[in-house]
RNA sequence: AAACGAGAAGGGCAAACAUCCUGAAAGGGGUGAUACGCAAAGCUACGAACCUAAAGUUCUUUUUGAACCAGGGUAGUCGAGCUGCCGAA
Repeated sequence: AAACGAGAAGGGCAAACAUCCUGAAAGGGGUGAUACGCAAAGCUACGAACCUAAAGUUCUUUUUGAACCAGGGUAGUCGAGCUGCCGAA
C1' cells in the first nucleotide's frame, strides 16, 4: 500500500412505530420512545431497477374519468465513481 473484516477497542448510523411539518403523490425533514439491521446504512441519481404522475399530451366525456409521460423520488435495490475510522486472523 492493496485485499480482508474479529463475540477487538473507541465511536457512528437507524428500519419499523407515534407525532408534527413539507409535498399533487412517491418521498423528505424534525421530535419522542426505541433498535430491523449496517464496515461505508458516508457522499454523488452516472447506468440499470423500482415508486409516484402534479404539469403536459391524447382519449372519453362534460367537468368528471382513463391512458401515456420525470424536469419528481429511492444512495437501507444492484452496479459505478469519490471520500473515510480501526487492525486480530
Record summary:
A computed fold for an 89-nucleotide RNA from a Bacillota bacterium, annotated as c-di-GMP-I riboswitch aptamer. It was read from a public genome assembly, where an Rfam model found it. The coordinates come from a structure-prediction model, not an experiment, and the mean pLDDT is 87.